[in-house]
């Protein structure tokens, strides 16, 4: 340099194909429980969907470019 994959909550990931209210598990906070923890149960907070632009009534999703990481080729 070329090709492919990947980027979404603190962590691990779904959702994207077929555009229409952003989710799960774990973790965190609170309640409940306990002599006190843990577990169980209930509730809650937490997001620039990597960045910029384009298309669209509407973009995490489609298109273009850029960046980070991984793999392959040279």
């Nucleotide at each position: 340099g070329c090709g492919g994959g990947u980027g979404u909550a603190g962590c691990u990931c779904a959702g994207u194909c077929u555009g229409g209210u952003a989710g799960a598990g774990c973790g965190c906070c609170g309640a409940c429980u306990u002599g006190a923890u843990a577990a169980a149960u209930c509730g809650g907070a937490g997001g620039u969907c990597a960045c910029a632009g384009g298309u669209u009534c509407g973009a995490u999703u489609c298109c273009u470019g850029u960046c980070g990481c991984c793999c392959g080729c040279a």
Molecule: transfer RNA
Organism: Thermoanaerobaculia bacterium